This is a predicted structure of a 72-nucleotide RNA (transfer RNA) from Candidatus Tagabacteria bacterium CG09_land_8_20_14_0_10_41_14. Rfam family: tRNA. Rfam links the family to the GO term triplet codon-amino acid adaptor activity. Rfam classes the family as a transfer RNA. It was read from a public genome assembly.
RNA sequence: GCCUGGGUAGUUCAGUGGCAGAACGCUUUCUUGGUAAGAAAGAGGCCGGGAGUUCGAUUCUCCCCUCAGGCU
Numbered sequence: 001g002c003c004u005g006g007g008u009a010g011u012u013c014a015g016u017g018g019c020a021g022a023a024c025g026c027u028u029u030c031u032u033g034g035u036a037a038g039a040a041a042g043a044g045g046c047c048g049g050g051a052g053u054u055c056g057a058u059u060c061u062c063c064c065c066u067c068a069g070g071c072u
Stems, first nucleotide, its partner, number of pairs: 001071007010024004018055001026042005048064005
C1' cells in the first nucleotide's frame, strides 16, 4: 500500500429503512437472624465522526478515525 470483518448501555453482544434490545453488572425494595441466592421495579445509549440518498438512516452509499485478521 491492497483486501476482509468489526465499532450499539459500565462489559459481552443481538438487531433492523419507521418507538434501540438481551445477558451480566449498577441502584432501590421484598424475602433471610445476616450474607449469598431468588423475586419485583428502576437508572444508564445523540448506535465511532462527517456528508449524501430518502418523507424518514443505527440500518443504504461515500470519506475519515479506530480495532482485528489476511496479502504483498